[in-house]
RNA sequence: GCCGAUGUAGCUCAGCUGGUAGAGCAUUCCCAUGGUAAGGGAAAGGUCUCCGGUUCAAUCCCGGACAUCGGCU
Repeated sequence: GCCGAUGUAGCUCAGCUGGUAGAGCAUUCCCAUGGUAAGGGAAAGGUCUCCGGUUCAAUCCCGGACAUCGGCU
RNA backbone atom coordinates (compact mmCIF):
# COMPACT_ATOMS: atom_id res chain seq x y z
P G A 1 -1.04 3.45 3.58
O5' G A 1 -0.89 2.69 2.28
C5' G A 1 -0.69 3.34 1.03
C4' G A 1 -0.70 2.24 0.00
C3' G A 1 -1.95 1.36 0.00
O3' G A 1 -2.99 1.92 -0.74
C1' G A 1 0.00 0.00 0.00
P C A 2 -4.50 1.69 -0.27
O5' C A 2 -4.79 0.19 -0.71
C5' C A 2 -4.78 -0.20 -2.06
C4' C A 2 -4.96 -1.69 -2.21
C3' C A 2 -6.15 -2.27 -1.46
O3' C A 2 -7.37 -2.10 -2.17
C1' C A 2 -4.25 -3.59 -1.03
P C A 3 -8.76 -1.98 -1.39
O5' C A 3 -9.00 -3.44 -0.83
C5' C A 3 -9.22 -4.53 -1.71
C4' C A 3 -9.33 -5.83 -0.95
C3' C A 3 -10.32 -5.85 0.20
O3' C A 3 -11.68 -5.99 -0.24
C1' C A 3 -8.32 -6.86 0.89
P G A 4 -12.85 -5.34 0.62
O5' G A 4 -12.94 -6.31 1.88
C5' G A 4 -13.30 -7.67 1.71
C4' G A 4 -13.07 -8.47 2.97
C3' G A 4 -13.82 -8.00 4.22
O3' G A 4 -15.17 -8.40 4.21
C1' G A 4 -11.59 -8.50 4.78
P A A 5 -16.26 -7.53 5.03
O5' A A 5 -15.98 -7.96 6.54
C5' A A 5 -16.17 -9.30 6.96
C4' A A 5 -15.67 -9.49 8.39
C3' A A 5 -16.29 -8.56 9.42
O3' A A 5 -17.56 -9.00 9.87
C1' A A 5 -13.95 -8.61 9.71
P U A 6 -18.69 -7.92 10.27
O5' U A 6 -18.16 -7.35 11.66
C5' U A 6 -18.03 -8.20 12.79
C4' U A 6 -17.23 -7.53 13.89
C3' U A 6 -17.78 -6.21 14.41
O3' U A 6 -18.85 -6.38 15.31
C1' U A 6 -15.46 -6.02 14.04
P G A 7 -19.96 -5.22 15.41
O5' G A 7 -19.23 -4.03 16.18
C5' G A 7 -18.65 -4.25 17.47
C4' G A 7 -17.94 -3.02 17.96
C3' G A 7 -18.87 -1.84 18.25
O3' G A 7 -18.41 -1.12 19.39
C1' G A 7 -17.21 -1.21 16.68
P U A 8 -19.05 -1.43 20.81
O5' U A 8 -20.60 -1.25 20.56
C5' U A 8 -21.18 0.06 20.47
C4' U A 8 -22.62 0.02 20.85
C3' U A 8 -22.94 -0.60 22.19
O3' U A 8 -22.70 0.27 23.28
C1' U A 8 -24.41 -1.48 20.58
P A A 9 -22.09 -0.33 24.65
O5' A A 9 -23.24 -0.11 25.75
C5' A A 9 -23.56 1.21 26.16
C4' A A 9 -23.90 1.22 27.64
C3' A A 9 -22.89 0.53 28.54
O3' A A 9 -22.78 1.25 29.76
C1' A A 9 -25.02 -0.44 28.86
P G A 10 -21.56 2.27 30.00
O5' G A 10 -20.43 1.34 30.64
C5' G A 10 -19.19 1.91 31.08
C4' G A 10 -18.42 0.91 31.91
C3' G A 10 -18.21 -0.43 31.23
O3' G A 10 -17.04 -0.44 30.45
C1' G A 10 -19.15 -0.77 33.38
P C A 11 -17.02 -1.20 29.00
O5' C A 11 -16.94 -2.74 29.39
C5' C A 11 -15.77 -3.27 30.03
C4' C A 11 -15.96 -4.75 30.32
C3' C A 11 -16.41 -5.60 29.13
O3' C A 11 -15.32 -6.00 28.31
C1' C A 11 -17.78 -6.07 30.99
P U A 12 -15.55 -6.30 26.77
O5' U A 12 -16.42 -7.63 26.75
C5' U A 12 -15.88 -8.87 27.23
C4' U A 12 -16.90 -9.98 27.08
C3' U A 12 -17.56 -10.10 25.73
O3' U A 12 -16.73 -10.78 24.79
C1' U A 12 -19.20 -10.23 27.41
P C A 13 -16.97 -10.57 23.20
O5' C A 13 -18.47 -11.10 23.02
C5' C A 13 -19.36 -10.45 22.14
C4' C A 13 -20.75 -10.95 22.42
C3' C A 13 -21.78 -10.63 21.34
O3' C A 13 -21.71 -11.57 20.29
C1' C A 13 -22.67 -10.13 23.48
P A A 14 -22.51 -11.25 18.90
O5' A A 14 -24.00 -11.68 19.30
C5' A A 14 -25.08 -10.98 18.74
C4' A A 14 -26.37 -11.45 19.37
C3' A A 14 -27.60 -11.00 18.60
O3' A A 14 -27.90 -11.88 17.53
C1' A A 14 -27.86 -10.45 20.88
P G A 15 -27.91 -11.31 16.06
O5' G A 15 -29.06 -10.20 16.06
C5' G A 15 -30.38 -10.57 16.44
C4' G A 15 -31.19 -9.35 16.74
C3' G A 15 -31.15 -8.26 15.67
O3' G A 15 -32.00 -8.57 14.57
C1' G A 15 -30.88 -7.29 17.79
P C A 16 -31.66 -7.78 13.22
O5' C A 16 -32.38 -8.69 12.14
C5' C A 16 -31.79 -9.91 11.71
C4' C A 16 -32.84 -10.79 11.06
C3' C A 16 -33.82 -10.06 10.15
O3' C A 16 -34.18 -10.89 9.06
C1' C A 16 -35.01 -11.11 11.89
P U A 17 -33.60 -10.66 7.62
O5' U A 17 -34.35 -9.34 7.12
C5' U A 17 -33.86 -8.65 5.99
C4' U A 17 -34.93 -7.69 5.46
C3' U A 17 -35.39 -6.60 6.42
O3' U A 17 -35.72 -5.44 5.66
C1' U A 17 -37.24 -7.92 5.80
P G A 18 -34.77 -4.22 5.62
O5' G A 18 -35.16 -3.38 6.89
C5' G A 18 -34.30 -3.37 8.04
C4' G A 18 -34.65 -2.21 8.95
C3' G A 18 -36.11 -2.17 9.42
O3' G A 18 -36.12 -1.59 10.70
C1' G A 18 -35.64 -0.22 8.21
P G A 19 -37.13 -2.25 11.85
O5' G A 19 -38.05 -1.02 12.25
C5' G A 19 -37.50 0.06 13.01
C4' G A 19 -38.59 0.94 13.54
C3' G A 19 -39.67 0.26 14.37
O3' G A 19 -40.15 1.20 15.33
C1' G A 19 -40.65 1.28 12.49
P U A 20 -39.94 0.93 16.88
O5' U A 20 -39.06 2.21 17.28
C5' U A 20 -37.68 2.25 16.94
C4' U A 20 -36.95 3.18 17.89
C3' U A 20 -37.34 3.02 19.37
O3' U A 20 -36.18 3.19 20.17
C1' U A 20 -37.69 5.24 18.69
P A A 21 -36.14 2.69 21.68
O5' A A 21 -35.29 1.37 21.50
C5' A A 21 -35.89 0.17 21.03
C4' A A 21 -35.00 -1.01 21.30
C3' A A 21 -34.72 -1.25 22.81
O3' A A 21 -35.74 -2.04 23.38
C1' A A 21 -32.69 -1.29 21.55
P G A 22 -36.02 -2.03 24.96
O5' G A 22 -35.66 -3.54 25.22
C5' G A 22 -34.85 -4.00 26.30
C4' G A 22 -34.34 -5.36 25.91
C3' G A 22 -33.45 -6.00 26.96
O3' G A 22 -34.22 -6.62 27.98
C1' G A 22 -32.42 -6.14 24.83
P A A 23 -33.54 -6.86 29.42
O5' A A 23 -32.64 -8.16 29.19
C5' A A 23 -33.26 -9.39 28.81
C4' A A 23 -32.21 -10.45 28.54
C3' A A 23 -31.21 -10.69 29.68
O3' A A 23 -31.75 -11.54 30.68
C1' A A 23 -30.04 -10.50 27.63
P G A 24 -31.30 -11.31 32.24
O5' G A 24 -29.82 -11.91 32.29
C5' G A 24 -29.59 -13.28 32.07
C4' G A 24 -28.11 -13.56 31.97
C3' G A 24 -27.26 -13.01 33.11
O3' G A 24 -27.30 -13.83 34.26
C1' G A 24 -26.24 -12.47 31.06
P C A 25 -27.30 -13.15 35.73
O5' C A 25 -25.84 -12.56 35.89
C5' C A 25 -24.71 -13.42 35.96
C4' C A 25 -23.42 -12.66 35.81
C3' C A 25 -23.20 -11.52 36.80
O3' C A 25 -22.77 -11.98 38.08
C1' C A 25 -22.64 -10.79 34.64
P A A 26 -23.25 -11.16 39.40
O5' A A 26 -22.59 -9.72 39.22
C5' A A 26 -21.18 -9.55 39.32
C4' A A 26 -20.80 -8.13 38.98
C3' A A 26 -21.43 -7.03 39.81
O3' A A 26 -20.78 -6.86 41.06
C1' A A 26 -21.58 -6.45 37.54
P U A 27 -21.66 -6.44 42.35
O5' U A 27 -22.19 -4.98 42.02
C5' U A 27 -21.31 -3.89 41.89
C4' U A 27 -22.06 -2.60 41.62
C3' U A 27 -23.19 -2.28 42.59
O3' U A 27 -22.71 -1.69 43.78
C1' U A 27 -23.94 -1.96 40.38
P U A 28 -23.39 -2.07 45.22
O5' U A 28 -24.79 -1.28 45.18
C5' U A 28 -24.83 0.14 45.16
C4' U A 28 -26.25 0.62 45.02
C3' U A 28 -27.27 0.00 45.95
O3' U A 28 -27.26 0.58 47.25
C1' U A 28 -28.12 -0.01 43.75
P C A 29 -27.64 -0.33 48.52
O5' C A 29 -29.23 -0.50 48.40
C5' C A 29 -30.07 0.63 48.52
C4' C A 29 -31.48 0.28 48.12
C3' C A 29 -32.12 -0.87 48.88
O3' C A 29 -32.58 -0.52 50.19
C1' C A 29 -32.57 -1.12 46.58
P C A 30 -32.65 -1.60 51.37
O5' C A 30 -33.89 -2.54 50.96
C5' C A 30 -35.19 -1.99 50.91
C4' C A 30 -36.17 -2.97 50.27
C3' C A 30 -36.27 -4.33 50.95
O3' C A 30 -37.09 -4.31 52.13
C1' C A 30 -36.13 -4.62 48.61
P C A 31 -36.82 -5.36 53.29
O5' C A 31 -37.31 -6.74 52.66
C5' C A 31 -38.67 -6.93 52.30
C4' C A 31 -38.89 -8.24 51.59
C3' C A 31 -38.50 -9.48 52.39
O3' C A 31 -39.50 -9.86 53.32
C1' C A 31 -37.66 -9.65 50.17
P A A 32 -39.09 -10.38 54.75
O5' A A 32 -38.39 -11.78 54.44
C5' A A 32 -39.12 -12.85 53.84
C4' A A 32 -38.17 -13.95 53.36
C3' A A 32 -37.20 -14.47 54.41
O3' A A 32 -37.79 -15.48 55.22
C1' A A 32 -36.01 -13.92 52.45
P U A 33 -37.60 -15.44 56.78
O5' U A 33 -36.08 -15.91 56.94
C5' U A 33 -35.67 -17.19 56.50
C4' U A 33 -34.19 -17.38 56.71
C3' U A 33 -33.66 -16.97 58.06
O3' U A 33 -33.90 -17.96 59.05
C1' U A 33 -32.24 -16.12 56.38
P G A 34 -34.45 -17.58 60.49
O5' G A 34 -33.17 -16.94 61.19
C5' G A 34 -33.32 -16.17 62.38
C4' G A 34 -31.97 -15.81 62.93
C3' G A 34 -31.02 -15.20 61.92
O3' G A 34 -31.26 -13.80 61.80
C1' G A 34 -29.92 -16.95 63.05
P G A 35 -31.29 -13.11 60.34
O5' G A 35 -29.78 -13.25 59.82
C5' G A 35 -28.74 -12.53 60.48
C4' G A 35 -27.39 -12.97 59.99
C3' G A 35 -27.18 -12.91 58.49
O3' G A 35 -26.88 -11.60 58.04
C1' G A 35 -26.37 -14.96 59.32
P U A 36 -27.32 -11.15 56.53
O5' U A 36 -26.30 -11.93 55.61
C5' U A 36 -24.89 -11.68 55.72
C4' U A 36 -24.10 -12.66 54.89
C3' U A 36 -24.45 -12.70 53.42
O3' U A 36 -23.83 -11.65 52.72
C1' U A 36 -24.29 -14.91 54.26
P A A 37 -24.37 -11.27 51.23
O5' A A 37 -23.43 -12.14 50.28
C5' A A 37 -22.84 -11.57 49.12
C4' A A 37 -22.13 -12.61 48.28
C3' A A 37 -22.91 -13.89 48.03
O3' A A 37 -22.69 -14.35 46.70
C1' A A 37 -20.81 -14.39 49.01
P A A 38 -23.87 -14.27 45.68
O5' A A 38 -24.58 -15.67 45.91
C5' A A 38 -23.95 -16.87 45.47
C4' A A 38 -24.82 -18.07 45.80
C3' A A 38 -26.28 -17.96 45.36
O3' A A 38 -26.47 -18.26 44.00
C1' A A 38 -26.18 -18.68 47.60
P G A 39 -27.56 -17.42 43.14
O5' G A 39 -28.95 -17.68 43.86
C5' G A 39 -29.54 -18.99 43.85
C4' G A 39 -30.91 -18.94 44.51
C3' G A 39 -31.87 -17.90 43.96
O3' G A 39 -32.49 -18.31 42.75
C1' G A 39 -31.90 -17.84 46.32
P G A 40 -32.87 -17.16 41.66
O5' G A 40 -34.11 -16.40 42.31
C5' G A 40 -35.35 -17.08 42.51
C4' G A 40 -36.36 -16.16 43.15
C3' G A 40 -36.58 -14.82 42.44
O3' G A 40 -37.42 -14.93 41.31
C1' G A 40 -36.33 -14.46 44.77
P G A 41 -37.17 -13.88 40.05
O5' G A 41 -37.66 -12.47 40.63
C5' G A 41 -39.03 -12.28 40.95
C4' G A 41 -39.26 -10.93 41.61
C3' G A 41 -38.86 -9.72 40.82
O3' G A 41 -39.79 -9.35 39.81
C1' G A 41 -38.10 -9.49 43.04
P A A 42 -39.28 -8.58 38.50
O5' A A 42 -38.90 -7.12 39.02
C5' A A 42 -39.91 -6.22 39.45
C4' A A 42 -39.32 -5.01 40.13
C3' A A 42 -38.49 -4.08 39.27
O3' A A 42 -39.28 -3.21 38.48
C1' A A 42 -37.38 -4.46 41.32
P A A 43 -38.65 -2.56 37.15
O5' A A 43 -37.57 -1.51 37.66
C5' A A 43 -37.96 -0.38 38.42
C4' A A 43 -36.77 0.34 38.98
C3' A A 43 -35.81 0.93 37.96
O3' A A 43 -36.27 2.17 37.46
C1' A A 43 -34.59 -0.20 39.65
P A A 44 -35.85 2.66 35.99
O5' A A 44 -34.33 3.11 36.15
C5' A A 44 -33.98 4.16 37.04
C4' A A 44 -32.48 4.16 37.29
C3' A A 44 -31.62 4.26 36.04
O3' A A 44 -31.48 5.61 35.60
C1' A A 44 -30.82 2.52 37.40
P G A 45 -31.45 5.94 34.05
O5' G A 45 -30.05 5.33 33.59
C5' G A 45 -28.82 5.79 34.13
C4' G A 45 -27.69 4.88 33.75
C3' G A 45 -27.54 4.63 32.27
O3' G A 45 -26.82 5.68 31.62
C1' G A 45 -27.44 2.60 33.45
P G A 46 -27.50 6.53 30.46
O5' G A 46 -27.26 5.63 29.15
C5' G A 46 -25.98 5.10 28.90
C4' G A 46 -25.78 4.91 27.42
C3' G A 46 -26.31 6.01 26.52
O3' G A 46 -25.38 6.25 25.45
C1' G A 46 -27.25 3.97 25.87
P U A 47 -24.57 7.67 25.41
O5' U A 47 -25.05 8.39 24.05
C5' U A 47 -26.42 8.53 23.75
C4' U A 47 -26.62 9.01 22.33
C3' U A 47 -25.71 8.33 21.30
O3' U A 47 -26.41 8.22 20.05
C1' U A 47 -25.34 10.66 21.26
P C A 48 -27.11 6.96 19.67
O5' C A 48 -26.04 5.82 20.01
C5' C A 48 -25.01 5.52 19.08
C4' C A 48 -24.57 4.10 19.26
C3' C A 48 -24.09 3.45 17.96
O3' C A 48 -23.02 2.56 18.24
C1' C A 48 -25.92 2.22 18.84
P U A 49 -21.86 2.40 17.15
O5' U A 49 -20.90 3.63 17.45
C5' U A 49 -20.34 3.85 18.73
C4' U A 49 -19.20 4.82 18.65
C3' U A 49 -19.46 6.02 17.72
O3' U A 49 -20.17 7.05 18.38
C1' U A 49 -17.39 5.02 17.15
P C A 50 -21.27 7.91 17.57
O5' C A 50 -20.38 8.86 16.65
C5' C A 50 -19.48 9.80 17.22
C4' C A 50 -18.67 10.47 16.15
C3' C A 50 -19.46 11.09 15.01
O3' C A 50 -20.00 12.36 15.34
C1' C A 50 -17.68 9.85 14.13
P C A 51 -21.39 12.83 14.63
O5' C A 51 -20.97 13.16 13.13
C5' C A 51 -20.09 14.23 12.86
C4' C A 51 -19.77 14.31 11.39
C3' C A 51 -20.97 14.32 10.44
O3' C A 51 -21.60 15.58 10.35
C1' C A 51 -19.34 12.83 9.62
P G A 52 -23.18 15.65 10.07
O5' G A 52 -23.33 15.13 8.57
C5' G A 52 -22.98 15.96 7.49
C4' G A 52 -22.88 15.19 6.19
C3' G A 52 -24.16 14.65 5.60
O3' G A 52 -24.97 15.65 4.96
C1' G A 52 -22.48 13.01 5.45
P G A 53 -26.57 15.41 4.89
O5' G A 53 -26.74 14.19 3.85
C5' G A 53 -26.34 14.37 2.50
C4' G A 53 -26.48 13.08 1.71
C3' G A 53 -27.89 12.52 1.61
O3' G A 53 -28.67 13.16 0.63
C1' G A 53 -26.37 10.79 2.14
P U A 54 -30.26 13.22 0.82
O5' U A 54 -30.76 11.74 0.62
C5' U A 54 -30.62 11.09 -0.64
C4' U A 54 -31.12 9.65 -0.57
C3' U A 54 -32.54 9.51 -0.01
O3' U A 54 -33.53 9.78 -1.01
C1' U A 54 -31.12 7.91 0.99
P U A 55 -34.80 10.74 -0.66
O5' U A 55 -35.62 9.90 0.41
C5' U A 55 -36.17 8.65 0.06
C4' U A 55 -36.68 7.93 1.28
C3' U A 55 -37.60 8.74 2.20
O3' U A 55 -38.92 8.82 1.69
C1' U A 55 -36.00 7.57 3.49
P C A 56 -39.72 10.24 1.75
O5' C A 56 -39.95 10.45 3.32
C5' C A 56 -40.52 11.66 3.79
C4' C A 56 -40.99 11.49 5.23
C3' C A 56 -39.97 10.83 6.15
O3' C A 56 -39.04 11.75 6.67
C1' C A 56 -42.08 9.79 6.40
P A A 57 -37.49 11.32 6.77
O5' A A 57 -37.46 10.15 7.85
C5' A A 57 -37.72 10.43 9.22
C4' A A 57 -37.87 9.14 10.01
C3' A A 57 -36.67 8.21 10.00
O3' A A 57 -35.71 8.60 10.95
C1' A A 57 -38.64 6.97 9.59
P A A 58 -34.14 8.53 10.58
O5' A A 58 -33.83 6.97 10.52
C5' A A 58 -34.10 6.13 11.65
C4' A A 58 -33.06 5.04 11.77
C3' A A 58 -31.64 5.53 12.06
O3' A A 58 -30.97 4.55 12.82
C1' A A 58 -31.66 4.38 10.02
P U A 59 -30.87 4.69 14.43
O5' U A 59 -29.83 3.55 14.85
C5' U A 59 -28.44 3.82 14.81
C4' U A 59 -27.66 2.52 14.69
C3' U A 59 -27.80 1.80 13.36
O3' U A 59 -26.92 2.31 12.40
C1' U A 59 -28.02 0.27 15.15
P C A 60 -27.42 2.58 10.89
O5' C A 60 -27.80 1.11 10.36
C5' C A 60 -26.82 0.07 10.36
C4' C A 60 -27.48 -1.25 10.04
C3' C A 60 -28.11 -1.36 8.66
O3' C A 60 -27.94 -2.67 8.13
C1' C A 60 -29.77 -1.71 10.29
P C A 61 -26.82 -2.90 7.02
O5' C A 61 -27.34 -2.01 5.79
C5' C A 61 -28.23 -2.57 4.84
C4' C A 61 -28.49 -1.58 3.72
C3' C A 61 -27.26 -0.79 3.26
O3' C A 61 -26.45 -1.52 2.36
C1' C A 61 -29.10 0.66 3.53
P C A 62 -24.86 -1.29 2.34
O5' C A 62 -24.70 0.12 1.63
C5' C A 62 -25.09 0.29 0.27
C4' C A 62 -24.82 1.71 -0.18
C3' C A 62 -23.44 2.25 0.14
O3' C A 62 -22.44 1.81 -0.75
C1' C A 62 -25.06 3.85 0.72
P G A 63 -20.91 1.63 -0.20
O5' G A 63 -20.37 3.13 -0.06
C5' G A 63 -20.24 3.93 -1.22
C4' G A 63 -19.83 5.33 -0.84
C3' G A 63 -18.62 5.45 0.08
O3' G A 63 -17.39 5.28 -0.61
C1' G A 63 -20.31 6.90 0.83
P G A 64 -16.12 4.67 0.19
O5' G A 64 -15.66 5.82 1.19
C5' G A 64 -15.15 7.05 0.68
C4' G A 64 -15.05 8.10 1.76
C3' G A 64 -14.16 7.76 2.94
O3' G A 64 -12.78 7.91 2.67
C1' G A 64 -16.18 8.69 3.71
P A A 65 -11.69 6.99 3.47
O5' A A 65 -11.72 7.62 4.94
C5' A A 65 -11.29 8.94 5.15
C4' A A 65 -11.55 9.37 6.58
C3' A A 65 -10.87 8.54 7.66
O3' A A 65 -9.50 8.88 7.83
C1' A A 65 -13.12 8.92 8.25
P C A 66 -8.47 7.73 8.33
O5' C A 66 -8.87 7.47 9.85
C5' C A 66 -8.76 8.50 10.83
C4' C A 66 -9.38 8.07 12.15
C3' C A 66 -8.84 6.78 12.73
O3' C A 66 -7.59 6.95 13.38
C1' C A 66 -11.19 6.78 12.87
P A A 67 -6.54 5.72 13.42
O5' A A 67 -7.18 4.70 14.45
C5' A A 67 -7.35 5.07 15.81
C4' A A 67 -8.10 4.00 16.57
C3' A A 67 -7.55 2.59 16.43
O3' A A 67 -6.45 2.35 17.29
C1' A A 67 -9.90 2.56 16.14
P U A 68 -5.34 1.25 16.82
O5' U A 68 -6.03 -0.16 17.05
C5' U A 68 -6.41 -0.59 18.35
C4' U A 68 -7.24 -1.85 18.30
C3' U A 68 -6.64 -3.00 17.52
O3' U A 68 -5.67 -3.73 18.26
C1' U A 68 -8.90 -2.74 16.92
P C A 69 -4.47 -4.46 17.46
O5' C A 69 -5.19 -5.69 16.74
C5' C A 69 -5.78 -6.72 17.51
C4' C A 69 -6.58 -7.68 16.64
C3' C A 69 -5.83 -8.31 15.48
O3' C A 69 -4.99 -9.37 15.86
C1' C A 69 -7.94 -7.56 14.73
P G A 70 -3.67 -9.71 14.96
O5' G A 70 -4.25 -10.34 13.62
C5' G A 70 -4.90 -11.60 13.69
C4' G A 70 -5.57 -11.93 12.36
C3' G A 70 -4.66 -11.97 11.14
O3' G A 70 -3.87 -13.15 11.06
C1' G A 70 -6.64 -10.83 10.61
P G A 71 -2.49 -13.11 10.26
O5' G A 71 -2.88 -13.04 8.72
C5' G A 71 -3.56 -14.13 8.12
C4' G A 71 -4.03 -13.76 6.72
C3' G A 71 -2.93 -13.34 5.74
O3' G A 71 -2.22 -14.45 5.21
C1' G A 71 -4.74 -11.84 5.59
P C A 72 -0.69 -14.29 4.78
O5' C A 72 -0.77 -13.37 3.48
C5' C A 72 -1.39 -13.85 2.30
C4' C A 72 -1.45 -12.76 1.24
C3' C A 72 -0.11 -12.15 0.85
O3' C A 72 0.62 -12.97 -0.06
C1' C A 72 -1.69 -10.43 1.18
P U A 73 2.23 -12.95 0.01
O5' U A 73 2.63 -11.49 -0.52
C5' U A 73 2.33 -11.10 -1.86
C4' U A 73 2.61 -9.63 -2.06
C3' U A 73 4.04 -9.19 -1.74
O3' U A 73 4.93 -9.47 -2.79
C1' U A 73 2.47 -7.66 -0.80